[in-house]
Molecule: Bacterial RNase P class A
Organism: Sedimentisphaerales bacterium
Formats: sequence, C1' cells, structure tokens
RNA sequence: AGAGUGGGUCGGGCGGUCGCUCUGCGUCGCCUCGUGCGAGGCAGGGAGGAAAGUCCGAGCAGGACAGGGCACGGUGGUGGCUAACGGCCACCGAGGGCAACCUCCGGGAAAGUGCCACAGAAAACACACGGCCGAUGGCCCUUCGGGGCACAGGCAAAGGUGAAAAGGUGCGGUAAGAGCGCACCGCGGCGGCGGUGACGUCGCCGGCAGGGCAAACCCCACCGCCUGCAAGACCAAGCAGCCGGUCGGCGCAAGCGGCACCCGGCCCGGGUGCAAGCGGCUCUCCGGAGCCGUGCGGCCGGCGGGUAGGUCGCUUCCCGCAAACGCGGGAGAGCCGGUCGGCAACGACCGGCCCAGAUAAAUGAUCGCCACCCGCCAUCCGGCGGGUACAAAACUCGGCUUACAGACCCACUCCUGGA
Repeated sequence: AGAGUGGGUCGGGCGGUCGCUCUGCGUCGCCUCGUGCGAGGCAGGGAGGAAAGUCCGAGCAGGACAGGGCACGGUGGUGGCUAACGGCCACCGAGGGCAACCUCCGGGAAAGUGCCACAGAAAACACACGGCCGAUGGCCCUUCGGGGCACAGGCAAAGGUGAAAAGGUGCGGUAAGAGCGCACCGCGGCGGCGGUGACGUCGCCGGCAGGGCAAACCCCACCGCCUGCAAGACCAAGCAGCCGGUCGGCGCAAGCGGCACCCGGCCCGGGUGCAAGCGGCUCUCCGGAGCCGUGCGGCCGGCGGGUAGGUCGCUUCCCGCAAACGCGGGAGAGCCGGUCGGCAACGACCGGCCCAGAUAAAUGAUCGCCACCCGCCAUCCGGCGGGUACAAAACUCGGCUUACAGACCCACUCCUGGA
C1' cells in the first nucleotide's frame, strides 16, 4: 500500500429574527368574585440511537386465587451474569473461511404412533430393474482333457433412480461376491485420565446394533394465573331518579302508585294491557259480586350512584426545615465519571447529577456564515446551482429485531513491498 474481520463513538456547528409547550415569579383586564377566565412580560427546561416494530422479560395497577394436579402455551449444548428474560458473557460440539472470524429452532428417533412427493426393483419385517456367477445339482456336446446352456440356485461389488438405498478406503479371499478375514477411519459398550460441566483423550472388547423427519403427534427437564395506563383512583355540569317542604291543578271524596308488552330514543319519552289499592253507587245468601271514577304540575332545599367534562396516575419519590425554584437527610434494576475484583457478561466502593411531560398532542419556521457530498463553468485561486439520512416521546425500565445520508476511532487477520 491492497484485501478483509470484529467492535465502538457521533449523527451537522455558530449567530440573528419570529413562534409553540411546560414550570416558577411579577403585571394588566373581565365577571356570576372563584385562588376563576383571558391577555401580555421576565427567567429556566424542551426527542432518539433507534423515541419505531410492540417480539420477549420486569416494575406498577385491577380481577381471580387453600394446596396440588390435568389441560394449554413457552424454552431446550454446558457453566456463569442478571430483578428477570427467549437477553448477555465464556466455553463445548457441528458446519464454513488460508486467517482474523462467522453461522447453528444444538434435548430424545435402541418408548409408541405417523409421514417420506417425483423417480426408482425397493423408502423400511428392506429389496433385485439392467447385471455378475453358475463352484454344486440339472440338460446338451465331447477327441474324455474338457466345452456349452442359464433350469434350479448363489450375489449385492460395479451400473441406473433419488434429498436419502443397511458404514468408508485398501489388501486378501471367492465361481462371482460379501465385515467373509485383516489394517486404518467410523460406530457401540466398558474402563482409566483431564475438566465444575457440555466434552476431550487413551486403552480394551464387539464385525457392527441399522435410513430420515420431533419447525409431525409424542416423551423428558424447566418456566408460566388473566388483563393491561383506554390499567386504575378521585371530583362531577345538565337532563332524569329519590326524599322533604311549599304553592297550585283534577275530583263530592279517596287519591294522584306498581308490573308486563309495543313504538321511538338512550341516566328516557309516548301508548296499550293486567292485577291490586282507594273512593262512590247498585245487588246480596252478609262471605262477597258487579258497574263507574282515579291515577298531575311549578318552585325551594337535600340525597345517592353515575354520563359529558376535569384532576391524579405522569415523570424522580419520601421526610424534615413556618414557606420557597432554597437547605439537609433517606430511597431509586436511575444517569455520568473514577478505583478495585473478574478472561468476560457483570459486581463492589467512592464522587457528582436528577435530565420533555404534551392529550389532538409542543420540541418548529426562516435568514446569514461555516462543514461535507454531487453537477456545471473555470481547469491554480475560485464562481454558480442542488443536496445532507432513518425517523419522531405518550406510564417507566432491561433486551431483541428492523430502518439509516455520512463522518471518525480502536483492535486483529491475510498478502505484497521496503527498512
């Protein structure tokens, strides 16, 4: 210098003008006077590395709940970290890369059930399509040495199919073959050694158990109640309901209620029916039966739930100092820095800090200079134009995943050249 691997940081800067939101402190105006509504001033705070997807794990809240089991769901090498996790770290095994390093939904298929398209003889109680052999038995020929056929039978090495066909390579062996025999590799069992462990390694024994799929049911181990801040708590207008008082209305008077159904609407209104109540009249065997009538409204005060709406939850929390944006103390899986322990994830201690809280949703717009990139003109200086990502809080944390213009830093690997 070239080609890579892993990790980290930032994600435009400065200034002017005009706004938005929250908090605190003043000012002015308005009325039904409440610590009310509106206007304006000053000071201070005001998006992210992913605020995103809402995929996991928690806090917190409500509901349910004696304990245990079943069912259902999730996780799945080992050891550790953590509040917890499906996260992270280290290691093991398998696969890829010359290497740095990367990838793995990585328990069990000798418990049972099921499935394996197409092709192929056969996809699992293994099988025989094309082949090879035909030593042995059979048939034919014979110069009696033997030769031929491929009927019985033997074989699974080579060919073909497939993602996958009962270990692989080599030598021996055989009629041809074959773990048939042997060596090495693989596999299984036992034992020794190393390691907390996953596992590694060495030795001995066995020619060798029988394909794959559990992201099919299933088995094993471990974990798991359900719903989520639109959780939930509090205040509560108007209309309606109930209670009390008072004034009226209907009626001679009593009294002015209940239930069911229908229609329209949604803390209800209208209509119909039913039975009972109450009152009057008639009949009566004095038990009762029949007919008729009756079923409202205003104002004042109060009550309970609860709708609209609002407050809290909510952004650090709690306590004390009369009060305060101040001071002190405590708490917080909180933020930043340092020291120590650990290979690391992480932990312990010390110091400092408290960091947006909106609700249709504020955190913006614009101008100038600078930075970076692209195009054109000039081709030394420079000039003109365009562009600068992904995306934006909504109860809060720990993770994962996904998106992202560009800039910078650290460590390591391979290769080439130089000293």